This is a predicted structure of a 475-nucleotide part of an RNA (small-subunit ribosomal RNA, 5' domain) from an uncultured bacterium.
Context: one part of a larger RNA
RNA sequence: GAACGAACGCUGGCGGCAGGCUUAACACAUGCAAGUCGAACGGGUAUAGCAAUAUACUAGUGGCAGACGGGUGAGUAACACGUGGGAAUCUACCUAAUAGUACGGAACAACUCAGAGAAAUUUGAGCUAAUACCGUAUACGCCCUUCGGGGGAAAGAUUUAUCGCUAUUAGAUGAGCCCGCGCCCGAUUAGCUAGUUGGUAGGGUAAUGGCCUACCAAGGCGACGAUCGGUAGCUGAUUUGAGAGGAUGAUCAGCCACACUGGGACUGAGACACGGCCCAGACUCCUACGGGAGGCAGCAGUGGGGAAUAUUGGACAAUGGGGGCAACCCUGAUCCAGCCAUGCCGCGUGAGUGAAGAAGGCCUUAGGGUUGUAAAGCUCUUUUAACAGGGAAGAUAAUGACGGUACCUGUAGAAUAAGCACCGGCUAACUCCGUGCCAGCAGCCGCGGUAAUACGGAGGGUGCUAGCGUUGUUC
Numbered sequence: 001g002a003a004c005g006a007a008c009g010c011u012g013g014c015g016g017c018a019g020g021c022u023u024a025a026c027a028c029a030u031g032c033a034a035g036u037c038g039a040a041c042g043g044g045u046a047u048a049g050c051a052a053u054a055u056a057c058u059a060g061u062g063g064c065a066g067a068c069g070g071g072u073g074a075g076u077a078a079c080a081c082g083u084g085g086g087a088a089u090c091u092a093c094c095u096a097a098u099a100g101u102a103c104g105g106a107a108c109a110a111c112u113c114a115g116a117g118a119a120a121u122u123u124g125a126g127c128u129a130a131u132a133c134c135g136u137a138u139a140c141g142c143c144c145u146u147c148g149g150g151g152g153a154a155a156g157a158u159u160u161a162u163c164g165c166u167a168u169u170a171g172a173u174g175a176g177c178c179c180g181c182g183c184c185c186g187a188u189u190a191g192c193u194a195g196u197u198g199g200u201a202g203g204g205u206a207a208u209g210g211c212c213u214a215c216c217a218a219g220g221c222g223a224c225g226a227u228c229g230g231u232a233g234c235u236g237a238u239u240u241g242a243g244a245g246g247a248u249g250a251u252c253a254g255c256c257a258c259a260c261u262g263g264g265a266c267u268g269a270g271a272c273a274c275g276g277c278c279c280a281g282a283c284u285c286c287u288a289c290g291g292g293a294g295g296c297a298g299c300a301g302u303g304g305g306g307a308a309u310a311u312u313g314g315a316c317a318a319u320g321g322g323g324g325c326a327a328c329c330c331u332g333a334u335c336c337a338g339c340c341a342u343g344c345c346g347c348g349u350g351a352g353u354g355a356a357g358a359a360g361g362c363c364u365u366a367g368g369g370u371u372g373u374a375a376a377g378c379u380c381u382u383u384u385a386a387c388a389g390g391g392a393a394g395a396u397a398a399u400g401a402c403g404g405u406a407c408c409u410g411u412a413g414a415a416u417a418a419g420c421a422c423c424g425g426c427u428a429a430c431u432c433c434g435u436g437c438c439a440g441c442a443g444c445c446g447c448g449g450u451a452a453u454a455c456g457g458a459g460g461g462u463g464c465u466a467g468c469g470u471u472g473u474u475c
Base pairs, nucleotide, nucleotide: 001475002474003473004472006471007470008469009468010467013347014346015345016344017343018342019340020339021305026303027302028301030300031299032298035064036063037062040061041060043058044057045056046055047054048053071258072257073256081182082181083180084179085178086177089175090174094171095170096169097168098167099166100165101164102136103135104134105133111126112125113124114123115122116121142151143150144149156163157162158161184230185229186228191221192220193219196218197217198216199215200214201213202212203211233255234254235253236252237248238247239246240245260281261280262279263278264277283294284293285292286291311337313336314335315334319333320331321330322329323328350380351379352378353377360371361370362369363368386411387410388409389408390407394402419464420463421462422461423460424445425444426443430459431458432457433456434455440447441446
């Protein structure tokens, strides 16, 4: 000098764009953050109707989605990440193509009845529908094969033209796996390793593989740093620097890991699943003491910790996501608004004229000098702020949270708006008074013991300016 997710002190007018728990991955009151489909299904309720029926809503069965989006960085020194390759794989929804969508059956919720329980919830009996479940048929292609053969599908709905369903192939997308190279510190860590290293056979997986098991062999890694210990999410990037290099990894983007702590699987195309399930543990809450409920590292918000970090806001109008034929519903993703000089950028706090160089202050050799064209006065202007009127684009077939916002026009009036640090040298800027090695200053050198340009005050000056200084950290 530059930089910062900064903090602190003094001060503070406006706008735009960004940013905002770096500490306790500490504990959390309350609300919201993932639903949707009646064009899969049988019921129920309400309204209209004499009724048939129609419309609306919906607890339940069923489908799809809750594996995305959002958060955090605890763990991890690792094929985690970065980069470049690879073969033994799967892939819902989507696209393209081919073939099919036949015949039957038995249940279980809801509901009714009877119970248990304080509650959470739950038991028995009976009835019932389906795109829920099961069987049969068919299936060149698909799978298995000892090549003889064997095995395996489907679901309908309605507005009659679509949407579905099944099988197979191909694509697209996404994901799993393997490998080369790169990737912090410590030798005051030198030896480490029995599923360990390899083989055979089998199991398991979507798939390769000691991934697992049995048997066989005795290997494998290591001063080119194994093992152990410490620290740490990685990268694109950010920052500094002429560069080489150093430091960092907030915001934004990609990947990874985690979801009270530890373990486990289920469902599913996909999870070993933040707002799913089971078990154990700690903690909190309810209880009729028999038993139950919970998980903000989602958005707000609370306590605590801390030098320190915001509203229990609006809207789905846009972009995107889920469901639905659609209408539409949901969306604390997102878009906006609120708070904060936290940063960057822009603007303003007036302009011209004005010498009796006014008064006052300060200094003085008492003549004067300086503050100083500064003020007053005179002539103007109205950015900003205020008030009044109009009023967008963003979104169009229609729909605007922002928002009566941005912006435009008009009105009055200099009116509403300047501070902070420094002045011994480094380093731009000097005098007086007070103090008297005291009080104090200080980044370094050093000032202060009676004439202190270095302490405190004043006048003056210098620098930056809605900021200025200090502290911390990095180069």